[in-house]
Molecule: c-di-GMP-I riboswitch aptamer
Organism: Paenibacillus sp.
């Protein structure tokens, strides 16, 4: 440098849930509480996959089908990282 058995230390983030005169069609984000986890659960939507479905196109209708929306703590890849080391 790479990787990461065990210990140690600084410390970071922050699920479900509740709260909003916050966005937003919706998924789902923000902001505040809260801690289930995380060694990248730091950052990219590039590939897959998974939620939504304004709009759009099918149907007499019910309703389907579809991303250009989301999700990086769903896996993968890319990046940038703090401490220790078998």
């Nucleotide at each position: 440098a790479a990787g990461g058995a065990a210990a140690a230390a600084u410390g970071g983030c922050a699920a479900a849930c509740c709260c909003g005169c916050u966005c937003g069609a919706a998924a789902g984000a923000c902001g505040g509480g809260g801690a289930c986890g995380c060694a990248a659960a730091g950052c990219c939507a590039c590939g897959g996959g998974u939620c939504u479905g304004c709009g759009g196109c099918c149907g007499u209708a019910a309703g389907g089908c579809u991303a250009u929306g989301a999700u990086c703590g769903c896996c993968g890849g890319g990046u940038u990282a703090c401490c220790c080391u078998a």